[in-house]
A computed fold for a 1480-nucleotide RNA from a metagenome, annotated as small-subunit ribosomal RNA. It matches the Rfam family "Bacterial small subunit ribosomal RNA". Its family is annotated with ribosome and structural constituent of ribosome in the Gene Ontology. RNAcentral holds the sequence, with entries from SILVA.
RNA sequence: AGAGUUUGAUCCUGGCUCAGGAUGAACGCUAGCGGCAGGCCUAACACAUGCAAGCCGAGGGGUAAGGCCUACUUCGGUGGGUACACGACCGGCGCACGGGUGAGUAACGCGUAUGCAACCUGCCUCUGACAGGGGGAUAGCUUUCGGAAACGAAAAUUAAUACCCCAUAAUAUUGUUUUGUCACCUGUCAAGACAAUUAAAGCCCCGGCGGUCAGAGAUGGGCAUGCGUGCCAUUAGCUAGUUGGUAGGGUAACGGCCUACCAAGGCAACGAUGGCUACGGGGUCUUAAAGGAUGAUCCCGCGCACUGGUACUGAGACACGGACCAGACUCCUACGGGAGGCAGCAGUGAGGAAUAUUGGUCAAUGGGUGCAAGCCUGAACCAGCCAUGCCGCGUGCAGGAUGACUGCCCUAUGGGCUGUAAACUGCUUUUAUACCGGGAGAACACCCCCUACGUGUAGGGGAUUGACUGUACGGUAAGAAUAAGCAUCGGCUAACUCCGUGCCAGCAGCCGCGGUAAUACGGAGGAUGCAAGCGUUAUCCGGAUUUAUUAGGUUUAAAGGGUGCGUAGGCUGACUGAUAAGUCAGUGGUGAAAGCCUUCGGCUCAACCGGAGAAUUGCCAUUGAUACUGUGAGUCUUGAGUGUAGUGGAGGUAGGCGGAAUGUGUAAUGUAGCGGUGAAAUGCUUAGAUAUUACACAGAACACCAAUUGCGGAGGCAGCUUACUAUAUUACAACUGACGCUGAUGCACGAAAGCGUGGGUAGCGAACAGGAUUAGAUACCCUGGUAGUCCACGCUGUAAACGAUGAGCACUCGCUGUUGGCGAUACAUUGUCAGCGGCCGAGCGAAAGCAUUAAGUGCUCCACCUGGGGAGUACGUCGGCAACGAUGAAACUCAAAGGAAUUGACGGGGGCCCGCACAAGCGGUGGAACAUGUGGUUUAAUUCGAUGAUACGCGAGGAACCUUACCUGGACUUAAAUGGAAGUUGACCGCUGCCGAAAGGUGGCUUCCCUUCGGGGCAACCUUCAAGGUGCUGCAUGGCUGUCGUCAGCUCGUGCCGUGAGGUGUCGGGUUAAGUCCCAUAACGAGCGCAACCCUUAUUCUUAGUUGCCAGCGGGUAAUGCCGGGGACUCUAAGGAGACUGCCACCGUAAGGUGAGAGGAAGGUGGGGAUGACGUCAAGUCAGCACGGCCCUUACGUCCAGGGCUACACACGUGUUACAAUGGCCGGAACAGAGGGUAGCUACAUGGCAACAUGAUGCCAAUCUCGAAACCCGGUCUAAGUUCGGAUCGAAGUCUGCAACUCGACUUCGUGAAGUUGGAAUCGCUAGUAAUCGCGCAUCAGCAAUGGCGCGGUGAAUACGUUCCCGGGCCUUGUACACACCGCCCGUCAAGCCAUGGAAGCCGGGGGUACCUGAAGUCCGUGACCGCAAGGAGCGGCCUAGGGUAAAACUGGUGACUGGGGCUAAGUCGUAACAAGGUA
Repeated sequence: AGAGUUUGAUCCUGGCUCAGGAUGAACGCUAGCGGCAGGCCUAACACAUGCAAGCCGAGGGGUAAGGCCUACUUCGGUGGGUACACGACCGGCGCACGGGUGAGUAACGCGUAUGCAACCUGCCUCUGACAGGGGGAUAGCUUUCGGAAACGAAAAUUAAUACCCCAUAAUAUUGUUUUGUCACCUGUCAAGACAAUUAAAGCCCCGGCGGUCAGAGAUGGGCAUGCGUGCCAUUAGCUAGUUGGUAGGGUAACGGCCUACCAAGGCAACGAUGGCUACGGGGUCUUAAAGGAUGAUCCCGCGCACUGGUACUGAGACACGGACCAGACUCCUACGGGAGGCAGCAGUGAGGAAUAUUGGUCAAUGGGUGCAAGCCUGAACCAGCCAUGCCGCGUGCAGGAUGACUGCCCUAUGGGCUGUAAACUGCUUUUAUACCGGGAGAACACCCCCUACGUGUAGGGGAUUGACUGUACGGUAAGAAUAAGCAUCGGCUAACUCCGUGCCAGCAGCCGCGGUAAUACGGAGGAUGCAAGCGUUAUCCGGAUUUAUUAGGUUUAAAGGGUGCGUAGGCUGACUGAUAAGUCAGUGGUGAAAGCCUUCGGCUCAACCGGAGAAUUGCCAUUGAUACUGUGAGUCUUGAGUGUAGUGGAGGUAGGCGGAAUGUGUAAUGUAGCGGUGAAAUGCUUAGAUAUUACACAGAACACCAAUUGCGGAGGCAGCUUACUAUAUUACAACUGACGCUGAUGCACGAAAGCGUGGGUAGCGAACAGGAUUAGAUACCCUGGUAGUCCACGCUGUAAACGAUGAGCACUCGCUGUUGGCGAUACAUUGUCAGCGGCCGAGCGAAAGCAUUAAGUGCUCCACCUGGGGAGUACGUCGGCAACGAUGAAACUCAAAGGAAUUGACGGGGGCCCGCACAAGCGGUGGAACAUGUGGUUUAAUUCGAUGAUACGCGAGGAACCUUACCUGGACUUAAAUGGAAGUUGACCGCUGCCGAAAGGUGGCUUCCCUUCGGGGCAACCUUCAAGGUGCUGCAUGGCUGUCGUCAGCUCGUGCCGUGAGGUGUCGGGUUAAGUCCCAUAACGAGCGCAACCCUUAUUCUUAGUUGCCAGCGGGUAAUGCCGGGGACUCUAAGGAGACUGCCACCGUAAGGUGAGAGGAAGGUGGGGAUGACGUCAAGUCAGCACGGCCCUUACGUCCAGGGCUACACACGUGUUACAAUGGCCGGAACAGAGGGUAGCUACAUGGCAACAUGAUGCCAAUCUCGAAACCCGGUCUAAGUUCGGAUCGAAGUCUGCAACUCGACUUCGUGAAGUUGGAAUCGCUAGUAAUCGCGCAUCAGCAAUGGCGCGGUGAAUACGUUCCCGGGCCUUGUACACACCGCCCGUCAAGCCAUGGAAGCCGGGGGUACCUGAAGUCCGUGACCGCAAGGAGCGGCCUAGGGUAAAACUGGUGACUGGGGCUAAGUCGUAACAAGGUA
C1' cells in the first nucleotide's frame, strides 16, 4: 500500500466482498510448563448457609462466661475474693469510610474554568481563655404479669464523661450606633461605644488522656455561573409557582425552595415541548492524521441498595448489612400475630452461547476503636479454578544416502515425493521426575538495655512477629528420556496430485464450484501458514476520499428548487482616524494519579513493575501587537440606484376593426354518383347529393411577411389598430453615496389536462357507435361523434416546467454571422455597448463534449445527491370541491443497477456492388409405373451411422453364402492370428472311422531333420506373459471431410492517434473478376488469401518415326498400308514459340475503359481442371485408420449353420421409362473419343430364333480384341390407350456360382397395367453450355447399374435490366443484442414461499389530566392530661406515597377478510419496449 466482482472487451460512476488490528468473548478440534493480568456483558431475577463493623472497664452501675487465689464439698459442685477478664445494659466514638452495582438520570448529572461580598466542616494542627456550685431521673439488676414466638407491660431500686438548673465569660451571637479602608449590584473589612443572651466532665498506671468557649489552619463538603456533553421535526409550539417583584417563612447558606399579594411575563427554528436511547469522565480499540466506535478491569465524580414514600439521629445520611409506613414476594406460627431484604465475600437456583472457591491470613498495606497491649476488618494480601488474554521456555542438537522399507504419484524396463526424515552413531539435559539445600517480603508497635537532658520524649542496640510456604532460586542424579496440533491448498491468498461422487451428496467471505476425466464436494498422499495453540462465529475501527473539516459531487452515471420577489441568516467597494471583541505573541494558573510516548532501572529475558522527563494540542487570567475580520466615526465614487435625451420589440391588460378558409342556411345551374382507402366498407345522395354561382350567418384561428429573428423572470407571446402599463438598452455623467449579492421559512406567478358556475360551440376531437384489418384487434386505418378545445370568474399547482446546465461578480486565445443603439469618416470601412447563433484553441472532462452565453480559473450564497428494487409507495401531517399534490420511510430482496465510448452481430435503417439471385429463355421435378435411398410400421433380427441449406442412387466403387457388425441355435476359452519364456512330446502333414447342419467333439493308422551327442532347428500340446471387442464417449482427441465460398477477404511489424478497449494502415475518389490497380492520405511496409507459376485443350515450329500414317515411286490382292519403301501429311510425345491492353483511335491526371479497330489460331482471366486465407457451425466421422478415458473377459471375445439387412396400410427425396408422328417399327448405309483385356478380351467357323454353347486363332496390346447411337436413305403406321407405353404375370430356357426357395442377371414366346404432358409449389443451365445420342471403366464369380466416374457425336434459345425474392461484399446509421434477432424482454392470470400496509374488533404498555380516598412523617395550631423544668402524650389542620373512578391522547401485539410488493430451471395468454421494434 491494495485486491475481487457489472462488460465480448474498455474507461468511469457505484455498491457488495476480502486481506489488518482489537475483544471481559463464545463454540469446534487439540493441549507440556511458567510469569503477569482478567473472569455474570444475560434476570437492578429470587436467594438456603456462613462470614463482611465494631471498639472502649483508663466514662458508669455492675458480674452471665472463663482464668487465678481461697473456703466448703455428698467430689456432681457450691460460696467468697481478684487493679485478670467481661456477656447484656447506660455512656462515648465509629457505623455517612471501606466494599458492590449501573436500574434510573439527556440533568449543572458529568467534564472544564470561575465565583460564594450567600455557606458548613467531627476527628487532626496551632493560638488564647476556662472548667465553680447544685438537682432530679433512667437502663441494667430484682419482683410480678401477658405472649407460641418476636417482644411487651407494671412495680421497686441505682450510677455516670447521660440529662437539667444556677454562676463566670468574649475576639461569639443579636440589636442600636460612630469613624475609616476597600469594592461597587446588593456591600465588605478594620477599630470602637452601649445593651441583652449563652459554656464545661471527668478518668488515671501521675507520665498523661479527655471536657468547654473563641480565633486561625488543614481536610472534607454545599451552592451558583460560562462553555462542552445523544437520536427523532413523520415531536412546533410549551409554560399558572409558570416569569418577575414585595413581604414573610425555611435552610449551614443564596434562591418560587415554600406561602400571601401584585404584575404578565418566561422559553422556542442557534430547536423549546414531547418521544426513544443512555450513568459521565480520565481513558480503551482503531486510524497517517482528522475522525469513528467504546466507557469491562484501575482511578475520579454521580446515582442506587426488594419497589415507592418519609423523616429521625448526627459534624456529616434522608443512611446497602438503621427506623417508620405502604406494596409485591418469601419464611415461621399455637392463626392471635410475627420475621426478612447478597447490586458486600464465597455459594445456590434461574436465565443464557457464556464467566471461578460456601479457601487461608491479618504477616504486610490501610481503616475503626482504645493511653496501650490488643480486638475487629470477605478492605487488603495470598492461594484455588479457567489456554480468557499478553509474555517467555520446551518438545532436542550434530552426523548419517543404497537417497532403505511402507505409502502416494507419473510420461511406468524406470523415475519422482515423503526425505537426513527414519534406522544407526555421537552429544546435550532447558523442562518434567527424584533427592538435598534455600528465608527477600520484617519495618514498626510492644518488651529489655544504652545515650542526651527536664524520667518522658528522641536516638541507638538486642529480643519477638510470615498467611503465602514443601515459595522463588541453587545443587545433585539418570535418561532423548516426560511433551504437537489446528486450519488451509480455484482466484483474491502462501500451498497440487490421485481416487470416489456425477447439478446427487455437498462446498461457499465475494466471484462461484458439482450434469463421468472436479487442483473448488468427500477421502488419501503431499504442500503451505501459524503453533500450545489453531480455526469458526459475533462485535468495533480500518481499508471506505463510500457523509468528503482535512477530503466528494450535481449536462448525460444518484443529484439544480418550474420561475421570480423577498424576511431571517450568510457574504460584502475605496480611503483615514479610533477601539481591541475575533486574531497573533509573551507570561502566570490550571489541565489529579494511572495510562500513551522517551529514557533509566528491578524481576535470568520479556510481559509486568518502579524512577525521571516529555506530552496533556484545552480552559481561565494578565501584559502587549493591530496587518486582516468585527464595532463605532468621518470622507469618496468605480458597485447599485435616480435624472435627462433617444431607441427596440409576437412583453402584458382591456376595447374596436379586418380578410381568407371551413361549416351551415336560402336561392340558382346541373345529374348520378360523392366520399374514403393499401384495397374496401360504414356514411351522404333521385325527397337531387358531390361540383359550380350568389347572398347571409356562425365560431375559431390569423397564410404570405417568417429568419439559428425579436420580447419576457419562467410558463409563454404572432392579423390590424387605440388606450393603459411594464421592461431592456444606448448616450450624457447632473444627483444620492455602498443604498449591494444571495436567500431557509414565506408570498406571488406558473403549459397542457382536470374541477366549479354561467355563456359559447365553425373546425378538431378523449369516451362512445359503426365499417375495415386480424387467429383475435376493446388498437393502428375509415365514417360519425359527446365532453373538451373558446369566453368570464374561481380552483388545481403539476410537466422531458430541458440548455436535462441555480443566482451574482471578476478574470482568461481567436475566426465568423446576425438584431438594436452610439461614435468617427468619404457612401468604402472601422471602433464600441447590450443581446442572439456557428466554429475552434489553452484548460477542463470518464468520454461524448464544453470552450468570454464555460462544463475553464477564482470568490459569495442557496438548493440537491450518497447502490438497484421495494417506492415517490405505506403510515402520519398539511393543502385541495374532487382528481390529486407536498412532505416521505421500513421490513424484505439482489450483486449488481448505471454513464460514455469500442469491436462485432442484427434491423420489416440508408447508400454502393456482385452471383443462373431475380428477370428473359430452354429442359425438368411435383401426377403414372418401376428402380433406389430415407422415415414410419412390422419383426427373433429387419446391424450401425448420416437428418434444414451442408442427411435421404449418402458411408456402400457390387448384402444369395462370405461380406455382416444383427437374430435363432450349436460350439471354444491363451482363445481365430503373431511374438517371447519354461516344460512335455516327436511330430506336423497325410490317410481313414463314428456323431453332427457345420463348427466341433471323439477315435484309428502312419511318422521328423541336423548334431561336436551338450544340444540345436521345426512342429504340436500344455503353462505363462503380452490378447481380443464394429462395446460407450466425434461434447476428451488426431487425421480427414462438408458448408459459408473460389466469397475477397483475414492479419502483422514499426510509427501515429486514443487514459483505454481500440483505431489508423484496410478509409475517401476512381477502377477491377479480385484489399486488382491508380490517385489522395499519419502512415510506411509486410504476411496468408486474389492473380501468376502447374496440368489439359485451341495454333504453329523443331526433333523423333513404331505397333501409327500413305502424298509421290514400286510390287501385290477379290479386297484391305497387304508388302518394298518414305517422313511430306494426319497422328504420337518431348521441347519451344505465341497474348502483353503490346499497337492504333477516342475518353481519363493515372489506373483503366470503349472500339465486331489492325494484326492474329486465339483478345482483354481464351475454355476447362488442380489449387479452398483467418475463421464459423462443440457440423460429420471412435464403423476406414489412429488414440485418452470408461466398460466386457467360459463373454459385449471367437467359430459354425440357418435366417435377417431384400419385410410393407403408408409418407418423402433422387432417378429411369413413358405418355408418342421433331415419333414407333422394318430394311439399307455412315462417322468417334476415352478406356479395358491372360482365372482375361476373343477374331473366325459351326449349332441355337436368342441368351449362349462348341471348336479354334491372335494378343501381356498405337500391333490382337471389345464396339457406337442419334444422324442419313427407303418403306410402313395416321391420332387410337394405338404398330405409343412397357409394368405385371405365365411358360420355356441360358449363364455365373458349393448353392439362385427366401434373394441374381439375361434370352425367347405369351400377357399388355398405369400413363394422353402432370395442383400448390419447385430444380438445373449463359456456349461447344442446355438439351439429346450412344460408348467405356471401377467394384465384380455373377448381379439387382436406371447409380457413380469418364468419353466423344449432334447441337440451341435468351439476358431489357437490378424494382423485387435468396445469398454475399464494402461504407454508414440505430441498438436495452454479445449463447449475438432462432437475441432481448413486458404485464395479467395460475402455483409455492416470505416480509409488509389496511381492517370490524380483541389484548396490553408507559405518561399526563380531573375527581374521591389517604398511611407513615415533617410542619402549623391547640394542649384543662403528665413533668420541678426542658418538654411530652392527646386532638385538629396542610401536604403526600399508594389505592379507586372517569374521559381522552400516544404506543405495541394480535385479527376473519383484503391491498399491493419481493423471490421461485423448463405453466397460460398475448407481444408493450430495444432496429424506423414493424403505429418513432
Its mean pLDDT, the model's own confidence on a scale to 100, is 84.